Background:
The prediction has a mean pLDDT of 85. Predicted 3D model of a 1371-nucleotide RNA (small-subunit ribosomal RNA) from an uncultured Pseudomonadota bacterium. The RNAcentral record of the sequence draws on ENA.
RNA sequence: GAGUUUGAUCCUGGCUCAGGACGAACGCUGGCGGCGUGCUUAACACAUGCAAGUCGAACGAGAUCCAUUCAGUAGCAAUACUGAUGAAGAUCUAGUGGCGAACGGGUGCGUAACACGUGAGGAACUUGUCCCGGUCUCUGGGAUAACAGUUGGAAACGACUGCUAAUACCGGAUGACGUCGGAACUUCGCAUGGAGUACUGACGAAAGGGUUACUGGAUCGGGAGAGCCUCGCGGCCUAUCAGCUUGUUGGUGGGGUAAUGGCCUACCAAGGCAUCGACGGGUAGCUGGUCUGAGAGGAUGAUCAGCCACACUGGGACUGAGACACGGCCCAGACUCCUACGGGAGGCAGCAGUGGGGAAUCUUGCACAAUGGGCGAAAGCCUGAUGCAGCAACGCCGCGUGCGGGAAGAAGGCCCUCGGGUUGUAAACCGCUUUCAGAAGGAACGAAACUGACGGUACUUUCAGAAGAAGGUGCGGCCAACUACGUGCCAGCAGCCGCGGUGACACGUAGGCACCAAGCGUUGUCCGGAUUUAUUGGGCGUAAAGAGCUCGUAGGCGGUUCAGUAAGUCGGGUGUGAAAACUUUGGGCUUAACCCAAAGCGUGCAUCCGAUACUGCUGUGACUUGAGUACGGUAGGGGAGCGGGGAAUUCCUGGUGUAGCAGUGAAAUGCGUAGAUAUCAGGAGGAACACCGAUGGCGAAGGCAGGUCUCUGGGCUGACACUGACGCUCAUGCACGAAAGCGUGGGGAGCAAACAGGAUUAGAUACCCUGGUAGUCCACGCCCUAAACGAUGUCGACUGGUUGUUGGGGGUUUGACACUCUCAGUAACGAAGCUAACGCGUGAAGUCGACCGCCUGGGGAGUACGGCCGCAAGGUUAAAACUCAAAGGAAUUGACGGGGACCCGCACAAGCGGUGGAUUAUGUGGAUUAAUUCGAUGCAACGCGAAAAACCUUACCUACCCUUGACAUGUCCUGAAGCCUGGUGAAAGCCGGGUGUGCCCGAAAGGGAACGGGAACACAGGUGCUGCAUGGCUGUCGUCAGCUCGUGUCGUGAGAUGUUGGGUUAAGUCCCGCAACGAGCGCAACCCUUGUCAUUAGUUGCUACAUUCAGUUGGGCACUCUAAUGAGACUGCCGGUGACAAACCGGAGGAAGGUGGGGAUGACGUCAAGUCCUCAUGGCCCUUAUGGGUAGGGCUUCACACGUAAUACAAUGGCGCGUACAGAGGGCCUGCUAAGCCGCGAGGUAGAGCCAAUCCCUUAAAGCGCGUCGUAGUCCGGAUUGCAGUCUGCAACUCGACUGCAUGAAGUCGGAAUCGCUAGUAAUCGCGGAUCAGCAUGUCGCGGUGAAUACGUUCCCGGGUCUUCACACAC
Repeated sequence: GAGUUUGAUCCUGGCUCAGGACGAACGCUGGCGGCGUGCUUAACACAUGCAAGUCGAACGAGAUCCAUUCAGUAGCAAUACUGAUGAAGAUCUAGUGGCGAACGGGUGCGUAACACGUGAGGAACUUGUCCCGGUCUCUGGGAUAACAGUUGGAAACGACUGCUAAUACCGGAUGACGUCGGAACUUCGCAUGGAGUACUGACGAAAGGGUUACUGGAUCGGGAGAGCCUCGCGGCCUAUCAGCUUGUUGGUGGGGUAAUGGCCUACCAAGGCAUCGACGGGUAGCUGGUCUGAGAGGAUGAUCAGCCACACUGGGACUGAGACACGGCCCAGACUCCUACGGGAGGCAGCAGUGGGGAAUCUUGCACAAUGGGCGAAAGCCUGAUGCAGCAACGCCGCGUGCGGGAAGAAGGCCCUCGGGUUGUAAACCGCUUUCAGAAGGAACGAAACUGACGGUACUUUCAGAAGAAGGUGCGGCCAACUACGUGCCAGCAGCCGCGGUGACACGUAGGCACCAAGCGUUGUCCGGAUUUAUUGGGCGUAAAGAGCUCGUAGGCGGUUCAGUAAGUCGGGUGUGAAAACUUUGGGCUUAACCCAAAGCGUGCAUCCGAUACUGCUGUGACUUGAGUACGGUAGGGGAGCGGGGAAUUCCUGGUGUAGCAGUGAAAUGCGUAGAUAUCAGGAGGAACACCGAUGGCGAAGGCAGGUCUCUGGGCUGACACUGACGCUCAUGCACGAAAGCGUGGGGAGCAAACAGGAUUAGAUACCCUGGUAGUCCACGCCCUAAACGAUGUCGACUGGUUGUUGGGGGUUUGACACUCUCAGUAACGAAGCUAACGCGUGAAGUCGACCGCCUGGGGAGUACGGCCGCAAGGUUAAAACUCAAAGGAAUUGACGGGGACCCGCACAAGCGGUGGAUUAUGUGGAUUAAUUCGAUGCAACGCGAAAAACCUUACCUACCCUUGACAUGUCCUGAAGCCUGGUGAAAGCCGGGUGUGCCCGAAAGGGAACGGGAACACAGGUGCUGCAUGGCUGUCGUCAGCUCGUGUCGUGAGAUGUUGGGUUAAGUCCCGCAACGAGCGCAACCCUUGUCAUUAGUUGCUACAUUCAGUUGGGCACUCUAAUGAGACUGCCGGUGACAAACCGGAGGAAGGUGGGGAUGACGUCAAGUCCUCAUGGCCCUUAUGGGUAGGGCUUCACACGUAAUACAAUGGCGCGUACAGAGGGCCUGCUAAGCCGCGAGGUAGAGCCAAUCCCUUAAAGCGCGUCGUAGUCCGGAUUGCAGUCUGCAACUCGACUGCAUGAAGUCGGAAUCGCUAGUAAUCGCGGAUCAGCAUGUCGCGGUGAAUACGUUCCCGGGUCUUCACACAC
């Protein structure tokens, strides 16, 4: 810096990522070289080999070699062989002796310590070998290993006897010198003291070897280097470890040591350490350094270097200059091995190596050539130190895997909109080069002479050939890089957010791309980012966080001034701060890594000198402003105690009085005829104190209220007298601390946990009611917690104001009121500033200072364990495992609420008529079926898609058929097309027969267009899936009044403002106001229709005049009507109300009055609403079938359930007869069909008229008049069924409509519940159209007759505006 809490925002806050590093490990891959590095785990156990020896110039002995000499054998001899001897010399072996073995090498168990680092000190010390200087090195002695003999034992290893040497051991002498004692002088220091000079007493040395060059021995002094001891300071966690300690702390005497010291011991004293963390527990070798970081820091302590500790575990000493000793000894223990069972041996945390553990870490290599070490006079020997090599991409660094040209942009792959794009100059192909690797030749430095493990290595020359050499991870965001296919919440991915449920850039694969590259990723760990422990550099009103409150100890901090000092502070000098590392510069390997040199750095410690502003310290210094004391006033429910008061409740006694009282939403339990409630009088007892009373008072907080008295704390104020910094804060500590609770003893009226009963409820361990015990009250003692809150620690200083109020004081005024100034409180609003915002704002959450407390993601959890307190209840202190990616604060916009305010709607109410009961029709569910095709499912599916399922429709089922197809385009062949006809079959189809030639161009041949048949392929086709991939269309909220934008302004921002507010409207309609001003989509209007009038035009319409049976005819267009254009209505006028507005109320006029009635018209959006089966369309699927054809069946089933309708149940009616009045539509290629005739009727016949204001459908019905029926399952009702018919149609069986006769079911007004409607409306009555061959109780229209009611907005439902939440897939 980024991601992640939210619908979005700001903040707080955690989690996660990008970086660097590693002694690493794992996965995939792997060409070369250089330099490094390599058991982090079991300080687990170890086979085998090696890692410390050397000196014969310390010593004796032995063995071997050898000159010489002798003997033997062979040979004539020379000579050869064998044996013995063996000087000088050489080599070797064990032993005595010397030096070394205390170094070098390994490991990190232990250790929280003078172990380490750093700086001092040793006047409290030691020192072999080495260097310098002084002195000495005389004289004796006795042993002992080896060896020999005897002997024990399995062995390891001994025992006894005897012989022998020394630089082994011992005695004597000497004493330059040393140590100790005595006493004197000089000198110095840092307390004990040190150094030096001369004298004196005691004690104390030695070793020789050698080819004569030398070397060794003894002693003393000094040095170098090494070691030992002491001290200051520094560096881990834990207080859920708070007290620890008896050799402990100190002293004296003694011992011990190289030396100080309780180091040890005897005695004496009782000390010593600790909140500045003793003691205990846990963990750990420390450091230079290493990693990281801007730094401060944090983490770490491999390799290299310094110190320490350890050597199987524990203990101990010996030797020695040095050890309490890795490859020495003794003891104990565990383990392993040998054994003759008696006893012995061993110690890889040396180098290799083995087993084991583990994610994991190498060769049983070469050489002493170099560097270094031990011994030796030296040659030399030894050296798993070391130098090298081997193994391992474990790390760092370097190099290579080719370079140039090369577009037909090849093939192949992948994608594709089919055009192309990409892989990609990449390849092929042409030319060139040879680093590295390979082959061959030469060949170093490292060494000054002999001497090279590395090594025939580095390096170099030549040769061949692009030849032998590229992978890993990633591609949703963070984070560079995208497509296809497969899969279908499966398989899987994932660091966080998250991805996957059929179009996955996130899984798997492929292509492409990106990033690194002999590596790339993953895992683990550390630092960083993380200012997320904040010294640099955070916070605490509401996000985590101010202790309930006061007092006060340690501690921290502290007013003015003078003098001194120099601890802090500042400057300078000196010493030290090892080397390596780091930084810079330079140099060496071809470069780099690496190595070398120089400089810097090493921020520290110690010490010396200087400065004195500030802080500290010193002073019985000084001061008064901080603080306090005294004095005068003053307000107050501040605290404690004693005694008294009235109202009210309850109870008791008595009187009056009678049937209820009490209680609730409604009741019941309860009380009451044994006299309640009510009322009067008297009495008892306890608790609490109305009015005053107030964002008024007091107190540190908790808290404090009737009144008097007594005792008592604090505050405020005024004058200024006194003290003279006496102050502020406060860990631990002490006191106080509401309510509840506990203990003991009282008290107990009311109230009231628990409990009981009654209700409520699905239940009701609750809310409501009736009772009622602890308790509430008092005294004493505990408890110690609260949303103990201003969710705001205490103290001090500073910084604009306004208003109210409480308690003082001052000024002005004669005085009251009023005004004004000031101190201390308490409220409201607000400048600057602060804040994430809300808000705070002289009473700060502003600007600063001092001190304390507290916080560090959510949950687990204020919990467990432990400690302390408590009688108990419990309190206090206070974790972890595990789990999540959030939890949270403030503000914003919505949605929602059985939250609030306002308003509207047939929403309720007021009415009228229905549904729900019956029968039928129709749709749906369910069931059934071969199929009962599919869709629609709360409102907003269910007489819906369907404005017409007998076939067709038809998508479904069964059976039979077709396969370039019923339909489109393209290629080839053939024929015009067409018409007639046979067989078979249910048909589709299959198999045939006959007839027949047109149009255009062309002279002809031939070609072309359209159509039919045939062939092969591209393709057609799909009412198959996905309406959650879509377009379009539609429903719904809702004809509700809303939804937005530009600019400006406000806000860190989401957003707000405008659009809120006051009125008004049907309306975001209009007016006024306003940080808004304008605008858009909606509203309204414009459109259609209806209501009035005018003008124009009169045929098929109308008709006053005449005429007729008749608008029939003449005449006419006045009227009606028709259909075109206009007028009219605008709150225009008047009055009132209102704010002088908008508007509302009333009225006039008018056919119509306040959008006149009706319709069309549906904003931004919501419901992943509906539709892939209207159409269009992405993707997927089928392709002799999920396509196409035909026949028959099904969509019409039926125990049941629901919705929507029709008809009824009757007399406001049914039936019969007579009679009147509409509107709007429809009608021709076979439609509407008249008159007439036939039939009871459906209908038939007939065919006039009409291509429509002419003719037809077309008699409207309810109504009206008359008659009948008389409350009955009927003269209501018409279902169902039988018979007979009519019509349509290829065809009415499944399965049409209608007619006649006969039949005459349920049903007597419908439970809970529920629907529509506010006027020409409901209700009721008929008529017409579309669909249609036929089929209407459905639907779309039309007119006739024609009501009732609306007080009103409390409630139900829905909607709109404003306001409030832990919701946002939004209750």
Rfam family: Bacterial small subunit ribosomal RNA.